The RNA shown here (transfer RNA) has 72 nucleotides and comes from a Flavobacteriia bacterium.
The RNAcentral record of the sequence draws on ENA.
[in-house]
């Protein structure tokens, strides 16, 4: 330099153009003589940035930033 992969909660990751979820984590409460285990509820997101398309975009297109593989 070129080619392809990823970027979504504090962390590991799902999301097929139609109101952004899960597990873990945290913080309460329930249960218990207490603790853990279980159960329930909350808490958390300008969806990597910035533009187009589209009635409507995490999601399709351009560019950039970051990361990882690849050719040379």
């Nucleotide at each position: 330099a070129c080619u392809c992969u990823g970027u979504u909660a504090g962390c590991u990751c799902a999301g097929u153009g139609g109101u952004a979820g899960a597990g873990c984590g945290u913080u309460c409460g329930g249960c218990u003589c207490u603790u853990a285990a279980c159960c329930g509820a909350a808490c958390g997101g300008u969806c990597g940035a910035g533009g187009g398309u589209u009635c409507g975009a995490c999601c399709c297109c351009c560019u950039c930033a970051c990361a990882g593989a690849g050719u040379g």
Lineage of the source: Bacteria > Pseudomonadati > Bacteroidota > Flavobacteriia. The prediction has a mean pLDDT of 82. Its Rfam family is "tRNA".